[in-house]
Molecule: Bacterial RNase P class A
Organism: Gammaproteobacteria bacterium
């Protein structure tokens, strides 16, 4: 220098204007006896998608239901050790295969429990037979093909067996507050006229009316984002990972905000949009930066 291999990071920048959704502070109005508090308006400040937010494929937290214990069915996993809240993830080692190598891939238990299957080629593919030679005798020996050929063959990512694990449903989970109307329950009044008809009387109609409680619906609140959290330092460990200390707060909406425009710069910008939360896996992706390592060539 070229080619390759394996990790990590970033995901157009800056400025301005106008919006949208939460939060904080202040002021005003209303509710409230008042304070607190709540709602609304205005002003100011600050925050506002991702490495995959995706697929919903695994694993857990959380919530409700179920649950003495055991079994069947069903599903998943499968070398050994470790890690973790847990895993089918991850880390290390062994073994097998691929690669010159760095490295990559592997559901990697059992074929003497049983069943099934074995393409093409080959006379014949799991059944015993076939061909040639040989023998008293299917008695013995050999086999062009093929992964496997005369045999205790191969195949379990075919059924199966063995071992281990798995209760179900999911934030539309669940909890709280709670109208109008119509049911329900209790009490009281009512043909000696309740009640309605304009406030009262008359008249007319004539069997319900009033109060309280409870369930549920609409609606509202909550669950909701402080968490197995993130960053840095130190320590333990080959590593995955763990511990300690310090610092930080980083969307929380709900028919669903996170946008639009202008200017400017460059390398001209991909895949793509949170919906209870987290750990993984898989898939999509313009490009850029960077660490380790390998092979080849050249120079010293």
């Nucleotide at each position: 220098g070229a080619a390759g291999u394996u990790g990590g990071c970033c995901a157009g920048g800056c400025a301005g204007u106008c919006g949208c959704u939460g939060c904080c502070u202040g002021u005003g109005u209303u509710c409230u006896c008042a304070a607190u508090g709540a709602a609304c308006a205005c002003a100011g400040g600050g925050a506002g998608a991702g490495g995959a937010a995706a697929g919903u494929c695994c694993g857990g937290g959380c919530u409700c239901c179920a649950c003495a214990g055991a079994g069947c069915a069903g599903g998943a996993u499968g070398a050994c050790g470790g890690u973790u809240a847990a895993c089918g993830g991850c880390c290390g080692u062994c073994c097998g295969c691929c690669g010159u190598g760095a490295g990559g891939c592997g559901a990697g238990g059992a074929a003497u429990a049983g069943g099934g299957c074995c393409a093409c080629a080959g006379a014949g593919a799991c059944g015993a037979g076939c061909g040639u030679a040989u023998u008293c005798a299917g008695u013995u020996a050999c086999g062009g093909u093929g992964a496997a050929a005369c045999g205790c063959g191969g195949u379990a990512a075919c059924c199966u067996c063995c071992a281990u694990c798995c209760g179900g449903a999911g934030c539309a989970a669940g909890a709280c507050c709670a109208a109008a109307u119509a049911g329900g329950c209790a009490g009281g009044c009512g043909a000696u006229g309740a009640u309605g008809u304009u406030g009262c009387u008359c008249g007319c109609a004539g069997a319900g009316c009033c109060u309280g409680c409870g369930g549920g619906u609409a609606g509202g609140u909550u669950g909701c984002u402080u968490g197995a959290a993130u960053g840095c330092a130190c320590g333990g460990g080959u590593a995955a990972c763990c511990g300690u200390g310090c610092a930080u707060c980083u969307a929380g909406a709900g028919g669903a905000a996170u946008g639009a425009c202008u200017g400017u710069c460059c390398a001209c910008g991909a895949c793509a949009g949170a919906a209870c939360c987290c750990g993984g896996c898989u898939u999509a992706c313009c490009g850029g930066c960077u660490g380790g390592c390998u092979u080849c060539a050249c120079a010293a």